[in-house]
Annotation:
The RNA shown here (c-di-GMP-I riboswitch aptamer) has 93 nucleotides and comes from a soil metagenome. The coordinates come from a structure-prediction model, not an experiment, and the mean pLDDT is 88. The sequence is in RNAcentral, with records from MGnify.
RNA sequence: AAGGGCAAACCCAUCGAAAGGUGGGGACGCAAAGCCUCCGGUCUAAAGGCCGCGGUCUGAAGUCCGCGCGCCCACGAUAGCGGGGCCGCCGAA
Numbered sequence: 001a002a003g004g005g006c007a008a009a010c011c012c013a014u015c016g017a018a019a020g021g022u023g024g025g026g027a028c029g030c031a032a033a034g035c036c037u038c039c040g041g042u043c044u045a046a047a048g049g050c051c052g053c054g055g056u057c058u059g060a061a062g063u064c065c066g067c068g069c070g071c072c073c074a075c076g077a078u079a080g081c082g083g084g085g086c087c088g089c090c091g092a093a
Base pairs, nucleotide, nucleotide: 005030006029010025011024012023013022014021015020028080034086035085036084038083039082040081041078042077043076048072049071050070051068052067053066054065055064
């Protein structure tokens, strides 16, 4: 080159606490943008922990309950962030 393939952002619907996923539309791009979380990075923070505030208890402390766009945190996510593993069309070769 030929035949083609996938589908970013965005929009609609839907699942999810969220990140994000799924389906449809749509193409920014991709020679593995096919598949797999083994390693690292990044994203989210429901549950959990800590802190603060308020309430409860006759009072203090404690317990318990609620609130916080507070802090930490993956068992969640990202394969179109890299590394790695597996499979793989055509052709110069």